[in-house]
Context: one part of a larger RNA
RNA sequence: GCCAACGAGUUUAUCUAUGCUGCAGGCUAAGCUGUUAGAACAGUGGAGCCUUAGGGAAACCGAGUGUUAAUAGCGCGAACAAUUAAUGUAGUCUAGAUAAGACCCGAAGCGAGGUGAGCUUGCCAUGAGCAGGAUGAAGUUUGUCGAAAGAUAGAUGGAGGUCCGAACCGGUGACCCGUGCAAUAGUCUCGGAUGACUUGUGGUAAGGAGUGAAAAGCUAAUCGAACCUCGUAAUAGCUGGUUCUCUCCGAAAUAGCUUUAGGGCUAGCGUUGUGUGUUCCUCUUGGGGGUAGAGCACUGGAAGAUUUCGACAGGGAGCAAUCUCGCGACAUCUAUCAAACUCCGAAUACCAAGAGCUAAAAGCACAGCAGUUAGGCUAUGGGGGCGAAGCUCCAUCAGCCAAAAGGGAAACAGCCCAGAUCUCUAAUUAAGGUCCCUAAAUAUAUACUAAGUGCGUAUGAAGGAGGUGAAAUUUCUCUGACAGUGAGGAUGUUGGCUUAGAAGCAGCCAUCAUUUAAAGAAAGCGUAACAGCUCACUCACUAAGAGAUUUCGCACCGAAAAUAAUCGGGGCUAAGUAUAUUACCGAAAUUGAGGGCUUCCAAUUUUUUAAAAUCGGGAGCGGUAGGAGAGUAUUCCACUCAGCGUCGAAGCCAAAGAGGUGACUCAUGGUGGAGCGUGUGGAAGUAAGAAUGUUGGC
Numbered sequence: 001g002c003c004a005a006c007g008a009g010u011u012u013a014u015c016u017a018u019g020c021u022g023c024a025g026g027c028u029a030a031g032c033u034g035u036u037a038g039a040a041c042a043g044u045g046g047a048g049c050c051u052u053a054g055g056g057a058a059a060c061c062g063a064g065u066g067u068u069a070a071u072a073g074c075g076c077g078a079a080c081a082a083u084u085a086a087u088g089u090a091g092u093c094u095a096g097a098u099a100a101g102a103c104c105c106g107a108a109g110c111g112a113g114g115u116g117a118g119c120u121u122g123c124c125a126u127g128a129g130c131a132g133g134a135u136g137a138a139g140u141u142u143g144u145c146g147a148a149a150g151a152u153a154g155a156u157g158g159a160g161g162u163c164c165g166a167a168c169c170g171g172u173g174a175c176c177c178g179u180g181c182a183a184u185a186g187u188c189u190c191g192g193a194u195g196a197c198u199u200g201u202g203g204u205a206a207g208g209a210g211u212g213a214a215a216a217g218c219u220a221a222u223c224g225a226a227c228c229u230c231g232u233a234a235u236a237g238c239u240g241g242u243u244c245u246c247u248c249c250g251a252a253a254u255a256g257c258u259u260u261a262g263g264g265c266u267a268g269c270g271u272u273g274u275g276u277g278u279u280c281c282u283c284u285u286g287g288g289g290g291u292a293g294a295g296c297a298c299u300g301g302a303a304g305a306u307u308u309c310g311a312c313a314g315g316g317a318g319c320a321a322u323c324u325c326g327c328g329a330c331a332u333c334u335a336u337c338a339a340a341c342u343c344c345g346a347a348u349a350c351c352a353a354g355a356g357c358u359a360a361a362a363g364c365a366c367a368g369c370a371g372u373u374a375g376g377c378u379a380u381g382g383g384g385g386c387g388a389a390g391c392u393c394c395a396u397c398a399g400c401c402a403a404a405a406g407g408g409a410a411a412c413a414g415c416c417c418a419g420a421u422c423u424c425u426a427a428u429u430a431a432g433g434u435c436c437c438u439a440a441a442u443a444u445a446u447a448c449u450a451a452g453u454g455c456g457u458a459u460g461a462a463g464g465a466g467g468u469g470a471a472a473u474u475u476c477u478c479u480g481a482c483a484g485u486g487a488g489g490a491u492g493u494u495g496g497c498u499u500a501g502a503a504g505c506a507g508c509c510a511u512c513a514u515u516u517a518a519a520g521a522a523a524g525c526g527u528a529a530c531a532g533c534u535c536a537c538u539c540a541c542u543a544a545g546a547g548a549u550u551u552c553g554c555a556c557c558g559a560a561a562a563u564a565a566u567c568g569g570g571g572c573u574a575a576g577u578a579u580a581u582u583a584c585c586g587a588a589a590u591u592g593a594g595g596g597c598u599u600c601c602a603a604u605u606u607u608u609u610a611a612a613a614u615c616g617g618g619a620g621c622g623g624u625a626g627g628a629g630a631g632u633a634u635u636c637c638a639c640u641c642a643g644c645g646u647c648g649a650a651g652c653c654a655a656a657g658a659g660g661u662g663a664c665u666c667a668u669g670g671u672g673g674a675g676c677g678u679g680u681g682g683a684a685g686u687a688a689g690a691a692u693g694u695u696g697g698c
Stems, first nucleotide, its partner, number of pairs: 001698006011100007019092006025050003031044004054061002064076004103241002106238001110231006121205009130195001132164003135160001139156007168192003173188003207223001209219003244631006254267005268372002270369007278361001279362001281356007293344001294342002299338003303334004308329003314325004375401004379396006406417003421595004426591003432585003435570003441582001443581006454572002463557002467554010484541005490514003495509003520535001523534003596621006603614004632687001634684006641677001643676002651671004657666003
């Protein structure tokens, strides 16, 4: 991991509600008696409980009572009804609550009583062990010296938590191992090795306690409190799991409070029943508002201009008076800004009244049962943030997902279309599409684009550019424009000044006049300065359009990322873009044909009622949590079928038969070898795929 078996809302007591049954006031409890193997059962037992009257804390009063000075007011009550049982009471099914282990499994822990020192820590008693080598303390002795104390040399001697190094004890570094040889080993290396040494045997100290050369170490592979059993099914607002089917409806992720925030309680939203009977919804009419917008009339902000005033503290000019710039304040004008400004002011929304549609659909009230209180994205209006976030917080009770499948968006919870009762190899459409992949136009008309721009993501910016198309305004033009070609572009004069020089062209000043068709005291290059080359300007030749500005469309550059790496792909010059038109494709939508179920209305039939069936018509049938309803299966009990069974029960295997919406049931064949079923009731150890589930097998 797989398979099989086992595996989770139970029981008791009390209460509440719906339904059913008995009685009409209802019911007995304990006990007792009878009976019995025992229980059950029958009888007795009215103690007591509920109801028949409420109000008050109570005394108490009573269809009233409490409050109060009150006879006022107010609170809580009474009223009606008398039956074919609405009402009461008892029992009972189901559902829920409370107390209990309370749907199941799961802690770390807490307490009590015991068991452990054969591991290990310390201690006690009694034993044992330490190859070999090295060093050579004290002491002793001899010699020498000394008066002596003693000194010194040799010999002897054999000390030491001395040295080297086996056994022994340890465990430094590396390798190896790491489903190991091993729940700590192996190899090499390394530390101690006569000592605070090592070790055998016996004994002793223990769980908030021991022991500890102290690491919270060790106390039997367990230690910041051992192990075993019990309290004990500890507790778990936490995680996981919780077993058959079909039908109807169908949420929430919000508010308030909470030692509360991943939990609760109440409300909101769901469902079921009862009641009410259109109260819901839509439209119309009438309202109040101060948002969007707008505005500057107030409150404030901020820009420019003007007048007046102020301080002369400032900068500049001036001898000074003073002027100018700047600063501050009031006022006026111009153009403006505001969530906490408003002279104004919508759309929506909200409130009231009236009308209308629906009656299968809503609203409201009461009662039973819930779940939800982590929400998400999109759109719009806003706060925070950087007008960042697949960010965060509100609102629109907006949409969708959650709890929604189908078609489109290549793929893609929340986007677009559209809400799946079932069947059909039928039809029409939506969004979106129609060259091929791939269903349907290589459609039509007119333009644009040349960049593969683009071809279903979002954006590609500022800026740049005789790309190209359209439109507008305007200037020149056969009295000849623009471009081109040819020619001229002169003289006073090298203007004056400056300067080494300054001649149109370093710089300053002036910028005239003449000849002319025209020609600047010169727009540029150039020279040391001249020279030289152009330009403006003019003529001729040629010849019909030429220039400037603005707006718009589509393109270009700007433009750098990791697969050649993308328009989904192929590929496309349309199969791109814009405008217009007509066909077609395209979904579980709609329609057609047929079937099922729910509910409402009407009719008919049956039945004692309740109700059931048939037929016709209308509406409906996505669904998580959850509510409501109807069924299937398993085991056992009672009755039943005068049921089935060795002429083959249950179980198992096979499946292609039959029935049922389904759970499932029945038939058939084989195997098997002894029990089993139908119907009606009853009672549950009543359904397995999940729980790191338990046990067994492979």